RNA sequence: AGGGUUUAGGAGGUGGUUGCUCCGAGCUCUUUGAAAAGGCUCGGGGAGGAAAGUCCGGGCUCCACAGGGGAGGACGCCGGGUAACGCCCGGAGGGAGCAAUCCCUGGAAAGGGCCACAGAAAACAGACCGCCAGCGGCCAGAGGACGAAUGUCCUCUGGUGCGGGCAAGGGUGAAAAGGUGGGGUAAGAGCCCACCGCACUCCCUGGCAACAGGGAGUGGCACGGCAACCCCCGUCCGGAGCAAGGCCAAAAGGAGCGCAUGGGUGCCCCGCCCGAAGCGCUCGGGUAGGCCGCUUGAGGAGAGGGGUAACCCUCUCCCAAGAUAAAUAACCACCCUCUGGGGUAAUAUCCCCCAGAGAACAGAACCCGGCUUACCUAAACCCUCCCC
RNA sequence: GCGGGUGUAGCUCAGCUGGUAGAGCAUAAGCUUCCCAAGCUUAGGGUCGCGGGUUCGAAUCCCGUCGCCCGCU
Numbered sequence: 001a002g003g004g005u006u007u008a009g010g011a012g013g014u015g016g017u018u019g020c021u022c023c024g025a026g027c028u029c030u031u032u033g034a035a036a037a038g039g040c041u042c043g044g045g046g047a048g049g050a051a052a053g054u055c056c057g058g059g060c061u062c063c064a065c066a067g068g069g070g071a072g073g074a075c076g077c078c079g080g081g082u083a084a085c086g087c088c089c090g091g092a093g094g095g096a097g098c099a100a101u102c103c104c105u106g107g108a109a110a111g112g113g114c115c116a117c118a119g120a121a122a123a124c125a126g127a128c129c130g131c132c133a134g135c136g137g138c139c140a141g142a143g144g145a146c147g148a149a150u151g152u153c154c155u156c157u158g159g160u161g162c163g164g165g166c167a168a169g170g171g172u173g174a175a176a177a178g179g180u181g182g183g184g185u186a187a188g189a190g191c192c193c194a195c196c197g198c199a200c201u202c203c204c205u206g207g208c209a210a211c212a213g214g215g216a217g218u219g220g221c222a223c224g225g226c227a228a229c230c231c232c233c234g235u236c237c238g239g240a241g242c243a244a245g246g247c248c249a250a251a252a253g254g255a256g257c258g259c260a261u262g263g264g265u266g267c268c269c270c271g272c273c274c275g276a277a278g279c280g281c282u283c284g285g286g287u288a289g290g291c292c293g294c295u296u297g298a299g300g301a302g303a304g305g306g307g308u309a310a311c312c313c314u315c316u317c318c319c320a321a322g323a324u325a326a327a328u329a330a331c332c333a334c335c336c337u338c339u340g341g342g343g344u345a346a347u348a349u350c351c352c353c354c355a356g357a358g359a360a361c362a363g364a365a366c367c368c369g370g371c372u373u374a375c376c377u378a379a380a381c382c383c384u385c386c387c388c
Numbered sequence: 389g390c391g392g393g394u395g396u397a398g399c400u401c402a403g404c405u406g407g408u409a410g411a412g413c414a415u416a417a418g419c420u421u422c423c424c425a426a427g428c429u430u431a432g433g434g435u436c437g438c439g440g441g442u443u444c445g446a447a448u449c450c451c452g453u454c455g456c457c458c459g460c461u
Base pairs, nucleotide, nucleotide: 001384002383003382004381005380006379007378008377009376010375012335013334014333015332016331017330018329020046021045022044023043024042025041026040027039028038048361052372053371055370056369057368058367059366060241061240062239063238067270068269069268070267072237073236074235075234076233077091078090079089080088081087092105093104094103095102096101106232107231111230112229113226114225115224128170129169130166131165132164135163136162137160138159139158140157141156142155143154144153145152146151178196179195180194181193182192183191197221198219199218200217201216202215203214204213205212206211245292246291247290248289254283255282256281257280258279259278262274263273264272265271299318300317301316302315303314304313305312306311336358337357338356339355340354341353342352343351389460390459391458392457393456394455395454398413399412400411401410407444415431416430417429418428419427437453438452439451440450441449
């Protein structure tokens, strides 16, 4: 200098002026027995690290204080953390990379399905090239037996892959049914043997465990891959969502129809609940109405303690947006940080002066815990090259 | 705010039970005609929205992300 990996940090500060929004206090206009809304003044609060995507988990609310079964969905090595999780921490095994480092994780020996093209064969394997004359056949030769003879039969030798045997080698493919050596054979092959590997069973040691190390025995090897295909096993999940849900005004003891062969049960069934002073539907009215839910909470900061860590415990202090078509902004000054230029000096990262920049990503909408994605920096580590 | 769907050629859509991506219209060339239209023959045209992963192999399966559309008092 280039490339890479991981981790950490940041979203300027103070003051002033002018606005917006919410809260509190005071004053005030109209009407009044009283108030609310409105107006003015003063004081206080006012976006984020991701508020985002809405991908997971929970609180909260209603449906039955959510019960049984089904369907459906999610997750999946082991241990821990947590309200919970598909998140986080620590570990185990395997894989990728030269390395820093990163990725993956139940079952393929319950069953179904798929494995295009190529290739002989793609899963209870198969035979294109190739290898083989031990066997059946055929051809040739020699010998023998029978026969009058063409011949027939037997034995041996040589040949021939037609039948047959083989799966070692070649080639195909992402993937071809253990490896090396020896024996064996017609040729071969776990066909047999030795060693290595593999599978299963048992035992010992370490570890909470996943697992690791070691020993003994059995088995010639039986078991290809895919479960981000169906499926099986285990664990978990009832459904819907603040447009949940509740209250008030108009508004009143409204009108009509139906009701056990009824109505409700937010995926279905069982079951459960309601059941005439009740329920459902329709009409009418209300409604681009108001209020509650709404922000004090698995909350934040600091100190101490436990734990490798995630995280947990104790004490003290603090209260920090709540809008509803949606406010949280604009300008100025100073400071700070960074960048560039100039000066002084001995060659300025450091002292002085001047100029510029402070952005981007993006904006609460019931609330939390995560994940993911988006912006700007820095540090550490690894690899390669060059220079001293 | 909440819930759901969709993205493939210039346009409208198939393909989504993983195995070389197709159809119609449009475009271009040729034939036909005196010429045009219609008709016939042929050709070109694709980051399958984008980025990762699973798999031997991804438009298709999984995750993330971007755009568009629909519904809910």
Notes:
This is a predicted complex of two RNAs, RNase P RNA and transfer RNA, with 461 nucleotides together. Rfam match: Bacterial RNase P class A. The family's RNA type in Rfam is ribozyme.